[in-house]
RNA sequence: CGCGAUUGCUAGGGGUGCCGAAAGGCUGAGAGGUGCGCUGGCGCCAACCCUUGGAACCUGAACUCGGUAAUGCGAGCGGAGGGAAGCGGCAAUAGAGACCA
Numbered sequence: 001c002g003c004g005a006u007u008g009c010u011a012g013g014g015g016u017g018c019c020g021a022a023a024g025g026c027u028g029a030g031a032g033g034u035g036c037g038c039u040g041g042c043g044c045c046a047a048c049c050c051u052u053g054g055a056a057c058c059u060g061a062a063c064u065c066g067g068u069a070a071u072g073c074g075a076g077c078g079g080a081g082g083g084a085a086g087c088g089g090c091a092a093u094a095g096a097g098a099c100c101a
Base pairs, nucleotide, nucleotide: 001097003095006089007088008087009086010085011051012050013049014048017026018025019024032045033044034043035042036041057082058081059080063076064075065074066073
């Protein structure tokens, strides 16, 4: 000299799979409850996650490789495209750098 954590309130965004007759089991932050329709799906509530510093989540995708009892289970895809904000505190700090002495 420039960069710069993190968190609170309100508001908003999102997903809810696989196996099993069931009980239950697997992964995960989260796979829940309830009503309606009923092949799909939609509304409300709860928990969880995410909100442009955006991989929460969606499209690609009935995708590719690997693995599993099975599954977006893991990785790729992805320096692809979309995707929901305001006001505050910590602090113009901790911290990692560049330059000079």

The prediction has a mean pLDDT of 80. Predicted 3D model of a 101-nucleotide RNA (TPP riboswitch aptamer (THI element)) from a Chloroflexota bacterium. Of the family's consensus pairs, 100% are formed in the model. The sequence was found by an Rfam model in a public genome assembly.